């Protein structure tokens, strides 16, 4: 130089054939408990790695860029 794979909430990861943006643990109230650890309810946090395109609509499809892993050379 070239080919795959990932990059979505502080972390770890889902997301079915394009149309609600979530889950688990962590944070933060609140009840139970004398307390604390535990368990239930409740919230809050995300410009879907960035640009641009295609579409009535894009995390998902097209181009291109960066970033980590890995194979070739």
């Nucleotide at each position: 130089g070239g080919g795959g794979c990932a990059g979505u909430a502080g972390c770890u990861c889902a997301g079915c054939u394009g149309g609600g943006a979530g889950a688990g643990c962590g944070c933060c109230g609140c009840a139970a408990u004398g307390g604390c650890a535990u368990u239930g309810c409740g919230g809050a946090g995300g410009c879907c790695a960035c640009g641009g395109g295609u579409u009535c609509g894009a995390u998902c499809c097209c181009c291109g860029u960066c970033u980590g892993c890995u194979c070739c050379a």